Molecule: SAM riboswitch aptamer (S box leader)
Organism: Desulfoferrobacter suflitae
RNA sequence: UAGUCAUGGAGAGAGGCGAGAGGGAACUGGCCCUGCGACCGCCCGGCAACCUUUUCCGGAAGUUGUAUUUUUGGAAGGUGCCAACGCCAGCCCGCAAGGGAGCCAUGAGGU
Numbered sequence: 001u002a003g004u005c006a007u008g009g010a011g012a013g014a015g016g017c018g019a020g021a022g023g024g025a026a027c028u029g030g031c032c033c034u035g036c037g038a039c040c041g042c043c044c045g046g047c048a049a050c051c052u053u054u055u056c057c058g059g060a061a062g063u064u065g066u067a068u069u070u071u072u073g074g075a076a077g078g079u080g081c082c083a084a085c086g087c088c089a090g091c092c093c094g095c096a097a098g099g100g101a102g103c104c105a106u107g108a109g110g111u
Stems, first nucleotide, its partner, number of pairs: 004108005013044001015043004022033003027090004045082003049079005056074006086103001091100003
């Protein structure tokens, strides 16, 4: 990294240091953020989508059984994330509201 599955209108600092001009996935049209320092990197803090842990804790089921197994909640850990619906729109259906597709992102797994 092809392809697959799941999720993407919720949530989470106006923190410190560095650096110094653009940034909000790609393109286009908008609209926002940004020298009152954005984006990015590190530290601290936090959120909770996926995964892991009975070699952490609690509950339930089953069992001769307190073992083992299954399930559920917590806690911790691995990624991830912490402006605005993935900021809005573009393609298809629809009078419209809205729905769907595509692309992208994250996780798991993986030719």